[in-house]
RNA sequence: GUCCCCGUCGUUCAACGGAUAGGACGAAGGUUUCCUAAACCUUAAAUGAAGGUUCGAUUCCUUCCGGGGGCA
Numbered sequence: 001g002u003c004c005c006c007g008u009c010g011u012u013c014a015a016c017g018g019a020u021a022g023g024a025c026g027a028a029g030g031u032u033u034c035c036u037a038a039a040c041c042u043u044a045a046a047u048g049a050a051g052g053u054u055c056g057a058u059u060c061c062u063u064c065c066g067g068g069g070g071c072a
Stems, first nucleotide, its partner, number of pairs: 001071007010025004018055001027043005048064005
């Protein structure tokens, strides 16, 4: 240089173009306990950026950014 793949809560994974973006672990609060742990309940927290298509975009298209890989 060129081609391909990936980017979603703190972490790790989901989500036919359509319901309030969901689960697990973690965090905070509560119940219980003499205390802790465990268990149970509740809460907060995310779509890399900018455009485009569409009635509707996490999903499709373009460019850029970041990460990984193949070839040269």